[in-house]
RNA sequence: AAAGCACAAGGUGAUGGAGUUCGCCUGAACCGCUCUGGCUUCUGCCGGCGCUGAUGACUCCUACGAUUCC
Numbered sequence: 001a002a003a004g005c006a007c008a009a010g011g012u013g014a015u016g017g018a019g020u021u022c023g024c025c026u027g028a029a030c031c032g033c034u035c036u037g038g039c040u041u042c043u044g045c046c047g048g049c050g051c052u053g054a055u056g057a058c059u060c061c062u063a064c065g066a067u068u069c070c
Stems, first nucleotide, its partner, number of pairs: 009026005016061006032051002035048005
């Protein structure tokens, strides 16, 4: 110096915050989808039109949207 392991701690699950819980990650996990075109020589990358959702899941708050009533 590199690699491995342990401890502690942290990060993360397509738009904010909090609680609970689950999964994943240790320099990785993670970075939504339909259709279509191109590239790549291999199931990956890029572009275009369009669509859903503030949760990984549950609950609450905030923001946004729809309907009804006053």

This is a predicted structure of a 70-nucleotide RNA (Fluoride riboswitch aptamer (crcB RNA motif)) from Acidipila sp. EB88. It was read from a public genome assembly, where an Rfam model found it.